[in-house]
RNA sequence: AAUAAAAUAGGUGAUGGAGCUCACCAUUAACCGCUGAAAUUUUUUAGCUGAUGGCUCCUGGCAGGAU
Numbered sequence: 001a002a003u004a005a006a007a008u009a010g011g012u013g014a015u016g017g018a019g020c021u022c023a024c025c026a027u028u029a030a031c032c033g034c035u036g037a038a039a040u041u042u043u044u045u046a047g048c049u050g051a052u053g054g055c056u057c058c059u060g061g062c063a064g065g066a067u
Stems, first nucleotide, its partner, number of pairs: 010025004016058006033048007
């Protein structure tokens, strides 16, 4: 790398992947961030944090320092 057989198997948690763990949902679902202002009953506009729901690792990005 190829082939064959057997077993297992859900989805989601604001930006990637993996492991562990937690929560939610059952496809008409869970989920789709926050703050201020304005207009009105959910739209517009301005601004802010974070690759995690949580922990760890990897990758990518930003800022600072050292060599």
Molecule: Fluoride riboswitch aptamer (crcB RNA motif)
Organism: Halanaerobiaceae bacterium